[in-house]
Predicted 3D model of a 94-nucleotide RNA (c-di-GMP-I riboswitch aptamer) from a Clostridiales bacterium. The model forms 95% of the base pairs in the Rfam consensus. Taxonomically the source falls in Eubacteriales (Bacteria, Bacillati, Bacillota, Clostridia).

RNA sequence: AUUGUGUUGGGGCAAACUUCGCGAAAGCGGAGGACGCUAAAGUCAUGGGUCUAAAGCUUAAGAUCAAUUAAGCUAUGAUUGCCAGACUACAAGG
Numbered sequence: 001a002u003u004g005u006g007u008u009g010g011g012g013c014a015a016a017c018u019u020c021g022c023g024a025a026a027g028c029g030g031a032g033g034a035c036g037c038u039a040a041a042g043u044c045a046u047g048g049g050u051c052u053a054a055a056g057c058u059u060a061a062g063a064u065c066a067a068u069u070a071a072g073c074u075a076u077g078a079u080u081g082c083c084a085g086a087c088u089a090c091a092a093g094g
Stems, first nucleotide, its partner, number of pairs: 003094001007092002011038003017032006035081001042087003046084003049079003056073006
């Protein structure tokens, strides 16, 4: 210098839940907490999957000016601790 691979060490991250805030929702952020993960449970929404449906569209009821209610479709929203891909990456040792 490279590799991120069988090992060791020091450690690292943080599910559910509680609480505060944001959001139409899914969900996200802070604090507490620890299910689990461990060289990528670090970063990126690039591909697939999954979740939500404010706005928009359609249908029905109602109504016949309009408002209202219900159902369906749809991501530009979300998920990296769903899978894959890309990027970065510690000490010793090989």